[in-house]
């Protein structure tokens, strides 16, 4: 210097509940006290998975009207999830 990460020390983050704001939703932001848990639960959608469907569809069905409107079903991510997995970047301590 690199790899690895027992125990300890100093610390860090904050699931969920409540309130409030943004969003069509999934979900996200902020605050309070508790702290589910986490060695990257720091950052990053590059790959996969999962969630949602506003908008869209040479889609289907139904209703009303007369060729449009509405409802239901279904498909769809450019939306979301980094505390789903892997990858990339960065970081505290430093036993054998």
């Nucleotide at each position: 210097a690199c790899a690895a990460u027992c125990g300890a020390a100093a610390g860090g983050c904050a699931a969920g509940u409540c309130a409030u704001c943004c969003g069509a939703a999934a979900g996200g932001g902020u605050g309070u006290a508790c702290a589910c848990g986490c060695a990257a639960a720091g950052c990053u959608u590059c790959a996969g998975g999962u969630c949602u469907a506003a908008g869209g569809g040479u889609u289907g069905c139904c209703a009303u009207a007369g060729u449009a409107u509405g409802g239901c079903a279904u498909c769809u991510a450019c939306g979301a999830u980094a505390g789903c997995u892997g990858g990339g970047c960065u970081g505290c301590c430093g036993u054998c």

This is a predicted structure of a 96-nucleotide RNA (c-di-GMP-I riboswitch aptamer) from Rheinheimera sp. D18.
NCBI's taxonomy places the organism under Bacteria, Pseudomonadati, Pseudomonadota, Gammaproteobacteria, Rheinheimera.
Its mean pLDDT, the model's own confidence on a scale to 100, is 79.
Rfam family: c-di-GMP-I riboswitch aptamer. From the family's description: GEMM was predicted in a large-scale screen for bacterial structured RNA regulatory elements.